[in-house]
Molecule: transfer RNA
Organism: Enhygromyxa salina
RNA sequence: UCGGGUAUCGUCUAAUGGUAGGACAGCGGAUUCUGAUUCCGCCAAUCAAGGUUCGAGUCCUUGUACCCGAA
Repeated sequence: UCGGGUAUCGUCUAAUGGUAGGACAGCGGAUUCUGAUUCCGCCAAUCAAGGUUCGAGUCCUUGUACCCGAA
């Protein structure tokens, strides 16, 4: 330099173009003499900027970071 891939709550992981979900973690409550376990609830995210579309996590363009390959 060229080609390919990945980017979603704090972490991991889903999501036919049509409500962004789950687990763990965290917080609150119940239970307990206290703690752990268990149960209930809450919080929290689409890498960035544009475009297409009635509607974009998803499709298109450019960029950023990381990984793989070629030279």